The RNA shown here (transfer RNA) has 76 nucleotides and comes from Lapidilactobacillus wuchangensis.
[in-house]
RNA sequence: GCCACUUUAGCUCAGCAGGUAGAGCACCACCAUGGUAAGGUGGGGGUCGCCGGUUCAAAUCCGGCAAGUGGCUCCA
Numbered sequence: 001g002c003c004a005c006u007u008u009a010g011c012u013c014a015g016c017a018g019g020u021a022g023a024g025c026a027c028c029a030c031c032a033u034g035g036u037a038a039g040g041u042g043g044g045g046g047u048c049g050c051c052g053g054u055u056c057a058a059a060u061c062c063g064g065c066a067a068g069u070g071g072c073u074c075c076a
Base pairs, nucleotide, nucleotide: 001072002071003070004069005068006067007066010025011024012023013022019056027043028042029041030040031039049065050064051063052062053061
């Protein structure tokens, strides 16, 4: 330098052919217990890596950039 893949909640990850952004764990409140843990109910938390483009509508499609992982190549 080239190619592929990844980037979504605090963490680990879903999101199928573009149409209201989700799960588990964690966190908060309540229930429950003599008390704690486990358990139950409810709740908060998101510029979907960044900048543009296409579209009535983009996490999703297209281009560029950034970071990460893996592979390949060149020079000396």
It matches the Rfam family "tRNA". About the family: Transfer RNA (tRNA) molecules are approximately 80 nucleotides in length. Rfam classes the family as a transfer RNA. The sequence was found in a public genome assembly. Its mean pLDDT, the model's own confidence on a scale to 100, is 81.